Model confidence (mean pLDDT): 78 of 100. A computed fold for a 157-nucleotide RNA, annotated as FMN riboswitch aptamer (RFN element). It matches the Rfam family "FMN riboswitch aptamer (RFN element)". Rfam links the family to the GO term FMN binding.
This record gives sequence, structure tokens and C1' cells, in this order.
RNA sequence: UUUGUUCUUCGGGGCGGGGUGAGAGUCCCCACCGGCGGUAUAGUCCGCGACCCGCGCAAGCGGCUGAUCCGGUGACAUUGUUUCUGGAAUCCGCAUCAUGGAUUCCUGGCAUGAAUUCCGGAACCGACAGUUACAGUCUGGAUGAGAGAAGAAUGCG
Repeated sequence: UUUGUUCUUCGGGGCGGGGUGAGAGUCCCCACCGGCGGUAUAGUCCGCGACCCGCGCAAGCGGCUGAUCCGGUGACAUUGUUUCUGGAAUCCGCAUCAUGGAUUCCUGGCAUGAAUUCCGGAACCGACAGUUACAGUCUGGAUGAGAGAAGAAUGCG
């Protein structure tokens, strides 16, 4: 360092103001929130988890599973640039040097390209059950489960 096994810990945020009403954190206006892995930093890309449904004694397996556009910026690689810069080699020419011409290559410059994640703007989305009234934000299943994250011990190569 790779990999196997066992174990430990961690592992979801948000209704503040106003209106209507007998009654709303549920309606209306404004506001607020954003799990995990990947990828240039992501609620909206790709994949996963949670909820729900089916099968199964169980372990587990299968299914279902929301929502983004416009403009800009931006490295490496790539490609182009032969009247962009500098250099090298070869050839032509020349008595020789210098100058000049041609071809190829290298370097730099410029252009191209490069984020649904950045910047600016405008949008959109959010399980089930409950409720004096319809819930992403309240209560409940849930002191649960979990994608996974960090660490410890030990074995193999």
C1' cells in the first nucleotide's frame, strides 16, 4: 500500500412576518431548508439511500422513486495559425562570408476548446399517517433504518 474479517463512533435541515377565518406552523402573500458517493465545488447531471408496493419464516430479492433554464468566467490535454515571435536542422544559391529563398521540427504568443457543480439572473422540487383546515418546515412510526464517513484490532499477499 492492496485486500479479507470483526468491532467502535458518527451519520437531515427548515414557518420568522402578514392576510382570511370560529379554527390554519396545513389555505393565500412574503420568508426559510437541502442526506450520501461520483464529477472543477451539485436539492435539479450520473448513481445511491430513506418512504411506499410485491414476494419470502427469515436473511434478503424485485418494483416504484420529485425538480433547471439563460448569460458569463474558467486550467490541462486537443486542434488550428506557413505575411504572429524566437531558435535548430537540411536543401537551393554563392569563390568565401554576410544577406536571401524553400522544407521540416521545437519554443513562446494568439485562437479554439474546457463547470447543468463556480459567478450573475430567473425558475422549479420535496414519501406515508395524523390534524378544529389541504403540511418540504408541526406531531408520529423514529432513542428506528440507512447511502455512507472516520477510526481500531487482526489475517493474507